[in-house]
């Protein structure tokens, strides 16, 4: 794009189509083929004439009677009507039978069928055709019958039989034959063959139906046509070879038979042939076609409506009747179902409209009409048609139409959303003007119909009033793909077409607001094509992505060199004739437009006949020599096969010398050896391999091939240019060779050596290593048939720059053994054009071209199963599918890793000093307890960390107790004038009561400010989330390195630059270089120490000069020194000398207070690690609001069986105590340091001078020197614990403070495994300060004294960098990833069997019926006088023959205990 759809939501009209894709399952009713009476004999109904029976009316009236004398009664006769039931004739109309024509067509459906079934073009000289046209001829004369009807038997019934009447256009005979069949022998003429055509000749065969309005209609019988049908014939028509051989009427002849016709279509007999690798048989699976979707085409998929052919009609066999059938709405048989039944036997076929049950995801009405079209009967009205027109039901599909139109800005309400201003919905609503398609009322009202006749239908269509009213939904909005946000929800629900989406800020779930897209629909889901060039004809590939067969020979097949002639099979071009109609396409036309119908072109790109053409293929004669080959002459070579000879060498064996080992290994042991090994000499047996030459040397097809010599034998080159003359190339099968290992058979056996033993190693060690050792491994013959058989690269052939090696051959210059250069063949590197994803190939192509062949179309199942073939076996060769995944693969590029390479630095290691791990305390951590022990921090880089300092406060935890606009913030109202103090009460405290005291400014309305009470926006939160998040911080690391910007190189990711050679602390520098330059890092500029200079000179300092004390720079006075704090100088590798490349650099010197960045600090690139941290602080979002806020009073953070970090004291004599006695730097000091004095053993108290500090106080430094002691002990060492007794701070030291006295006097004698820090004014030791801070450091920041030792060196450990190389890693090696087990599921092979199907075979049995025979019974038509003939039947019998039964086999499922491997979690 599309559907005969179908589900889900929705649903307003109308037109035109279309509707069982499933069960060719079953089917109840009704109705889908009758007509003809002008073939025919009957019946029967109306209706008229007529005729006889019957009947007896109407009218007329005679006696007679009565009287009122002209009326009333009476009825004898006479009449002969309606009416009844018959007969006969006309005339209409109905039909059951005979008889004709139709029931072979329309209508249905797609079981079957891989076939001349279908398409397409031909053939019949091998043929048939009823109605129809048109031409000629003719219809004479008789003849028996039978249905219908009577009557009757049998039966429930279907429905049979018997008797006896009749009729035809029914059947039969005879006469006639223009002319036609045969048969027989003859001319002429055609034909591609068989043959046909035509003429006369003789002998023989066969017709017929009448009716009539006289116009015809219907019959016979020949030709001919039309139509319709048979038949054959070329191409064309699906899949699998895990179907490779089929076939016996099979193939073909001859004679017959049968057919309309031809033919093995059938019989007989004769031959043995026929098919197939260009795919036979067999097995799946379908009806073909015109067409229809798709596609730019080429192609692919389809076969519903429509139309053409075919096949079928419950399954299956079968003929009959007819022009026509093997027959849907006929017949017989035979099987299955079903219905009836009197149980004896009968009926029936919806794959014809309609309906029904059934099956399905799923498909309409038991409708109207013969009006139109067509169609059977008929002369013909007309009768039949579920063909057909119409309606009706389904948005199934395609097409048009509507749901309103114009104005309308307070941009109303609503809702959503917001950052709270707004923003969106949205000119949408509303309002106001306006219109009426469509649907609803109401009039009119068709064409469809040629004279009459309308199902559709009072439809189409057309007017009028009349209301904006009655009429819009569905998907979707992360990307592809057009459309965004809020809220819920929290890997849950859920979505998903492919990537993927959700784990608390979800544009992707769900729900709304907005948007987006199609609209009476919209979405889903199936199934085709497209996209896919993803099977490649157009228009692919195979070195590494799938993909060259292991190599050769070589068959059919493909392709094929020059140059001439002929043929015309391909081919090219004209003609013709088909290529039905629709349909598609183009241009017109008709329905108000469209769809839709309707006319006309043109097209169907096919096939067939014809006429020409000759370049190319082909073919065919007769040539060529260039490709191939053959000949001669030469060299070259591990070429193959067969005999032969040789040395070295291990090993073994004998003898001889020797003597304690030997052998092996990382290091042993196993092992051999005193019975004499090894070692070493001598001879000797055997086997196997050929050092060196040997070389990306050389030969073969590959596989392979290595001592010499000898015969045998292939190939290959080079030179010649005699010969043949296209003999060539490639090859599907075939064929044949083809390492290793293996396998059979006989040999043989030195070394090595699977398996095996043994000792090692190891956690094991069925391995690597060592000691032994058997199959092999050799040789002879025979299998196997595979390798990463690789250049992972089939084979020929041509043609496309070049440059250098080497091997083999010839030539050419030059006097040459030499040199140059140049020609064939091999075999390497390098490298241009070109290719190539790229890597890389590049005349030995992966380059351009060609031929043929072989192979491939994701990954895994799997080279598997399962079937064949081939093997002695191993086992090979062919070779699936279910399943299951969104990858799997390549080649490059950047990092990361690497028990990879190279180079290089760090206290990283080594050298050294001192520590921690061992005690005992201190502190943090973890467990653990516990009401609560708040929270965080986590390997380096958490753990004397936050916390520079928890008794209460701190404080986040706990228990109780209280408060709710709050402890704090802003705004309103109302009071009050206060807050503050200060007093009483009250509690556990807080909170509560109660009492004094008490503003400021004013324009006097009031304000300002506090306090109290109210309400409500709000506050509050150390609740959550450092995985939302600012911003600090740690690391790696003060490592050298990180990147830009132009350029150049890569299809690009990248890449160069930043590699290289050199150097440095350093990507520092120089040098080279497709790179040039530039940033941030690095150095450097900063502070600080170390020298000197200036300048200042108090509160520092005091040489010199005076004064002066007990003790003092105390004083004058000076600043000269020291210091102090301002400014300069100093150092740059600047000088020399040597190394490097003349370079940067490095050594060394020299000078200098310092020398190669003097020491130290500060300074931390891009960036890692979701690294810390929501408890500094800030902050999104989620949470709690009489509480997760706020407050109080206690407790707790300080528990303690235990692990661990980090320090402290120490264990002692290089010490401890004790006496006296020196010398610092840097700080701190007002709620503050505190001095002298005075008390106390002491902590400290009491007083208070000075000092906001270079003045004064902390403040005493201490280690150290000195003397004296102690004697190596758990001590005069070591101080934990405990007791008692005090200080000091603070409301308060009980839990839970330091500090003092005095007394106790524990552990510990140097610390396993393991680990830690330092490279110099360092370690180590010593003590001083300072921030916290009321008290409370062994912590933490600082200060000075004292004052070391090592560094050979980069193997190795750890961490870093820079370049390289591998990589299957990339959350980067803490990665990635294999197999077995153990569990669930899943589909699968094998299975002892069980069971279902299909399509044959063989053999029995045979129905119906053709056909054959026979035929004793039967029988009207013709012959006979008559028997009797002719003929024909029933019966019987044989051949075939369908269901059916027996067999054994083949195939193809379903299942199985149980089992084998696979997937997936």
């Nucleotide at each position: 794009g599309a559907u005969g759809a179908a589900c889900g939501c929705u649903g307003g009209c109308g037109g035109c189509g279309u509707g069982c894709u499933u069960a060719a399952c079953a089917c109840a009713u009704g109705c889908a083929a009758g007509u003809c009476g002008a073939a025919c004999g009957g019946a029967g109904u109306u209706a008229u004439u007529u005729u006889g029976u019957u009947g007896g009316a109407a009218g007329g009236g005679a006696a007679c009677a009565g009287u009122u004398u002209a009326c009333u009664g009476g009825g004898a006769c006479c009449g002969g009507a309606a009416g009844a039931g018959g007969g006969a004739a006309u005339a209409a109309c109905u039909u059951a039978g005979u008889g004709g024509c139709g029931g072979a067509c329309g209508g249905g459906u797609g079981a079957g069928u891989a076939a001349c079934g279908c398409g397409u073009g031909g053939g019949u000289a091998a043929c048939c055709u009823g109605c129809c046209g048109u031409a000629u001829a003719c219809a004479g004369g008789g003849g028996g019958a039978u249905a219908a009807c009577a009557c009757u038997u049998a039966g429930a019934a279907a429905u049979a039989g018997g008797u006896g009447c009749u009729a035809a256009a029914a059947c039969c005979g005879c006469a006639u034959a223009a002319g036609c069949g045969c048969a027989c022998a003859g001319c002429g003429c055609c034909g591609c063959a068989u043959g046909g055509c035509g003429c006369a000749g003789u002998g023989u065969g066969a017709a017929a139906a009448a009716c009539u309005c006289c116009g015809g209609u219907g019959g016979u019988a020949u030709a001919c046509g039309a139509u319709g049908g048979a038949c054959c014939c070329g191409c064309g028509u699906c899949u699998g070879a895990u179907u490779a051989g089929c076939c016996a009427g099979u193939u073909g002849g001859c004679a017959g038979g049968g057919u309309a016709a031809c033919g093995g279509c059938c019989u007989a007999c004769c031959a043995a042939a026929g098919c197939g690798a260009c795919g036979a048989u067999c097995a799946g699976u379908a009806g073909c076609c015109g067409g229809c979707c798709u596609g730019a085409g080429a192609g692919g998929g389809u076969g519903g409506a429509c139309g053409g052919c075919c096949a079928c009609a419950u399954u299956g066999g079968g003929a009959c009747u007819g022009a026509g059938a093997c027959a849907c709405g006929g017949c017989c048989c035979a099987a299955a179902c079903u219905c009836c039944u009197a149980c004896g036997g009968g009926a029936g076929g919806c794959a014809g409209c309609a309906g029904u049950g059934g099956g399905g995801a799923a498909u309409a009405u038991u409708g109207c009409a013969c009006a139109a079209u067509g169609g059977g009967g008929g002369a013909a009205a007309c009768c039949c048609u579920g063909a057909u027109g119409c309606a009706g039901c389904g948005a199934c599909g395609c097409c048009g139409c509507g749901u309103g139109a114009g104005c309308g800005a307070u941009g109303a309400a609503g809702u959503a959303u917001u950052u709270c201003g707004g923003u969106a919905u949205g000119u949408a609503a509303a309002g106001c003007u306006c219109u009426a398609u469509c649907a609803g009322c109401a009039g009119g009202g068709a064409a469809g119909a040629a004279a009459a006749u309308g199902a559709c239908g009072g439809u189409a269509c057309c007017u009028g009033a009349c209301u904006a009213a009655g009429a819009a939904g569905c998907c979707c909005c992360g990307g592809c793909u057009a459309a965004c946000u809020a809220c819920g929800u929290g890997c849950c629900a859920g979505c998903a077409g492919c990537c993927g989406c959700g784990g608390u800020a979800a544009u992707a779930c769900g729900u709304a607001g907005g948007g987006g897209g199609c609209a009476a629909g919209c979405g889903u889901u199936a199934u085709c094509c497209g996209g896919a060039u993803u099977u490649a004809c157009u228009g692919g590939g195979u070195g590494u992505a799938a993909a060259g067969g292991g190599a050769g020979c070589g068959u059919a097949g493909a392709c094929g060199g020059c140059a001439u002639g002929g043929c015309a099979a391909g081919c090219c071009a004209g003609a013709u004739g088909u290529g039905a109609a629709a349909u598609a396409c183009c241009g017109g036309g008709g329905c108000u437009c469209a769809a839709c119908c309707c006319c006309g072109g043109g097209a169907c790109u096919g096939c067939a006949u014809u006429u020409g053409g000759a370049a190319c293929u082909g073919u065919u004669a007769a040539g060529c020599u260039g490709g191939a080959g053959u000949g001669u002459c030469g060299g070259a070579g591990a070429g193959g096969c067969a005999g032969g000879c040789g040395g070295a060498a291990u090993u073994c064996c004998u003898a001889g010398u020797g003597u304690a080992g030997c052998g092996g290994u990382g290091a042993a042991a196993u092992g051999c050896g005193u019975a004499g090994a090894u070692a070493u000499u001598a001879g000797g047996a055997g086997g196997a391999a050929c050092a060196c030459c040997a070389g990306u040397g050389g030969c073969g097809a590959a596989g392979g091939c290595g001592g010499c010599c000898u015969g045998c034998u292939g190939g290959a080159c080079g030179a010649u240019g005699a010969c043949u003359g296209a003999c060539g190339u490639u090859g599907a099968g075939g064929c044949u060779c083809g390492a290793a290992a293996g396998c059979g058979u006989g040999g043989g056996g030195a070394g090595c050596a699977a398996a095996c033993a043994g000792g090692a190693u190891u956690a094991g060690a069925u391995a690597c290593c060592c000691u032994g050792g058997u199959a092999g491994u050799c040789c002879a013959c025979g299998c196997c048939g595979u390798a990463a058989a690789c250049g992972a690269u089939g084979a020929c052939u041509a043609c496309u720059a070049g440059g250098u090696g080497u091997c083999g051959g010839g030539g050419a210059g030059c006097a040459a053994a030499g040199c140059u250069g140049c020609c064939c063949g091999g075999u390497g590197c390098c490298g241009c054009a070109g290719c190539c994803a790229a890597c890389g190939c590049a005349a030995u192509a992966a380059g351009u071209a060609g031929u043929c062949c072989a192979c491939c179309u994701g990954g895994g199942g799997a080279g598997u199963a399962c079937g064949u073939u081939c093997g002695c076996a191993a086992g090979a060769a062919u070779g699936a599918a279910a399943c299951u995944c969104a990858a799997a693969g390549g080649a490059a590029u950047u990092g990361a890793c690497g028990g990879g390479g190279a180079c290089c630095c760090g206290c990283a290691c080594a050298a050294g000093c001192g520590g921690u791990g061992g005690a005992g305390c201190a502190u943090g951590u973890g467990g653990u307890u516990u009401a609560a022990u708040u929270c965080g921090a986590a390997g380096c880089a958490a753990c004397g960390c936050g916390a520079a300092g928890a008794a209460c406060c701190u404080u986040a935890c706990c228990a109780a107790g209280u408060c709710u606009u709050g402890a704090c913030a802003u705004c309103c109202c109302c009071c009050u004038g206060a807050c503050c103090g200060g007093c009483g009460u009250g509690u556990a405290a807080c909170g509560g009561c109660g009492c004094c005291u008490u503003u400021c400014c004013u324009u006097c309305g009031g304000g300002a400010c506090a306090g109290g009470g109210g309400a409500g926006a709000c506050a509050g939160g150390u609740g959550g989330u450092g995985c939302a998040u600012g911003g600090u911080u740690g690391u790696c690391g003060u490592c050298a390195g990180c990147u830009c910007g132009u350029g150049u190189c890569g299809u690009g990711a990248g890449a160069u630059g930043u590699u290289g050679g050199g150097u440095u602390a350093a990507g520092u520098c120089c040098c080279g270089c497709a790179a040039c330059g530039a940033g941030c890092g690095c150095a450097a500029c900063c502070c600080u120490u170390g020298u000197c200079c200036u300048c200042a000179g108090u509160a520092g300092c005091c040489a010199g000069c005076a004064g002066g004390c007990a003790g003092a720079g105390c004083u004058g006075g000076g600043c000269a020194c020291u210091c102090u704090g301002g400014g300069g100088a100093g150092a740059c590798u600047g000088c020399c000398g040597g190394g490097g490349a003349u370079a940067a650099c490095c050594c060394g010197g020299a000078g200098g207070a310092a020398g190669g960045u003097g020491g130290g600090g500060a300074u931390g690139a891009c960036g890692u690690c979701a690294a810390a941290u929501c408890a500094u602080c800030a902050u999104g979002c989620c949470c709690c609001u009489u509480a997760u806020g706020a407050u109080u009073u206690g407790g707790g953070c300080u528990a303690c069986a235990c692990a661990c970090g980090u320090g402290c004291u120490a264990c002692a004599a290089u010490g401890g105590c004790g006496u006296a006695a020196a010398c610092a730097g840097a700080g701190g000091g007002a709620a503050g340091c505190g001095a002298g004095c005075c008390c106390g053993c002491g902590a400290g108290g009491g007083g208070g001078a000075g000092c906001g500090a270079a003045u004064c106080c902390c403040a005493a430094a201490a280690a150290u020197a000195a003397c004296g002691u102690c004697c190596c002990a758990g001590u005069u060492c070591g101080g934990a614990u405990u007791g008692c007794a005090g200080u000091c701070u603070g409301c308060a030291a009980c839990u839970c403070g330091a500090c003092u006295g005095c007394a106790u006097g524990a552990a510990g004698c140097u610390g396993g495994a393991a680990u830690c820090g330092c490279u110099a004014g360092u370690a180590a030791u010593c003590g001083c300060g300072g921030a916290u801070c009321a008290g409370a450091a062994u912590g933490c920041c600082g200060c000075g004294g004292u004052g070391a030792a090592u560094a050979c060196g980069u193997u190795c450990c750890c961490g870093g960098g820079u370049c390289u190389u591998g990589u299957a890693c990339a959350c980067a090696c803490c990665g990635c990833c294999c197999g077995u087990c153990a569990c669930a599921c899943c589909a699968u092979g094998g299975g002892a069997g069980u069971u279902g199907g299909u399509a044959a075979c063989g053999c029995c049995c045979g129905a119906a019926g053709c056909c054959a025979g026979u035929g004793a019974c039967c029988c009207a038509a013709c012959u006979g006088a008559a028997a009797a003939g002719a003929g024909g039947g029933a019966g019987c019998u044989g051949u075939c023959g369908a269901a059916g039964g027996c067999g054994g086999g083949a195939c193809c499922g379903a299942u199985a205990a149980c089992u084998g491997g696979g997937g997936u979690g």

Overview
The RNA shown here (small-subunit ribosomal RNA) has 1465 nucleotides and comes from an uncultured bacterium. The prediction has a mean pLDDT of 84. RNAcentral holds the sequence, with entries from ENA.